[in-house]
Order: sequence, then structure tokens, then C1' cells
RNA sequence: UGGGGGAUCGUCUAACGGCAGGACUGCGGCCUUUGGAGCCGUCAAUCGGGGUUCGAAUCCCUGUCCCCCAGCCA
Repeated sequence: UGGGGGAUCGUCUAACGGCAGGACUGCGGCCUUUGGAGCCGUCAAUCGGGGUUCGAAUCCCUGUCCCCCAGCCA
């Protein structure tokens, strides 16, 4: 430098273009002889900018970062 893939709650992981959900962690409660077990509830996210659309996490353009392959210089 070129090609390909990826970026979503603190972590992991879903979502035909149509209410951003689940698990774990955390927090609160219940239960229990005890809790770092079990049960119930709850907080929390779409990488930045622009475009298309009635509607974008999803499609298009651009930027940033990460991974893989190839190449260039030394």
C1' cells in the first nucleotide's frame, strides 16, 4: 500500500429495514444455619461523521481502531 473480515450494555452474544433482547457481572430483595449457592426484580450498549428511507445496529459513502492474507522499503 492492496484485498478480506470485524467494532452492539462492564464482559459475552442476538436482532427480514419496523419497540435494541438474552446470559454473566453489578445493584436491590427473597430464601437459607451461612452464602461466593438458589430464586425474583433491576441498571446498563449499537465506534465517529454524512447519505438513502416513512423508518437504519442492519443498506451506501467516508474516517478511526482491531484481526487475517498479499506486497513494498530496510
This is a predicted structure of a 74-nucleotide RNA (transfer RNA) from a Chloroflexota bacterium. It matches the Rfam family "tRNA". The family's RNA type in Rfam is transfer RNA. Rfam describes the family as follows. Transfer RNA (tRNA) molecules are approximately 80 nucleotides in length. Model confidence (mean pLDDT): 80 of 100. Lineage of the source: Bacteria > Bacillati > Chloroflexota.